This is a predicted structure of a 73-nucleotide RNA (transfer RNA) from a Lentisphaeria bacterium.

RNA sequence: GCCAAUGUAGCUCAGUCGGUAGAGCAAUUCACUCGUAAUGAAUAGGUCAGGAGUUCGAUUCUCCUCAUUGGCU
Numbered sequence: 001g002c003c004a005a006u007g008u009a010g011c012u013c014a015g016u017c018g019g020u021a022g023a024g025c026a027a028u029u030c031a032c033u034c035g036u037a038a039u040g041a042a043u044a045g046g047u048c049a050g051g052a053g054u055u056c057g058a059u060u061c062u063c064c065u066c067a068u069u070g071g072c073u
C1' cells in the first nucleotide's frame, strides 16, 4: 500500500432481507433471614463508533472517516 471482518447498556453478546433495541452477568431498591450469602421481585442504565445520503421512517441500505483485529504484498 491492497483486501476483509468487527464496533449495540459497566462487561460478554443477540437483534433485524427498514417500522418507536433485548438477554446474561454486574449495579440500585424491596422481600426473605437473628445477620450474611443464596433465592425471588422490581428499577435504572443505550445520540446502536462518527458524519453524510436514500426513505414517510435507518441499528439495519449506500458512501466517507475513525478505531481494533486478521490476511496479502
Stems, first nucleotide, its partner, number of pairs: 001072007010025004019056001027043005049065005

It was read from a public genome assembly. Its Rfam family is "tRNA". The family's RNA type in Rfam is transfer RNA. The coordinates come from a structure-prediction model, not an experiment, and the mean pLDDT is 81.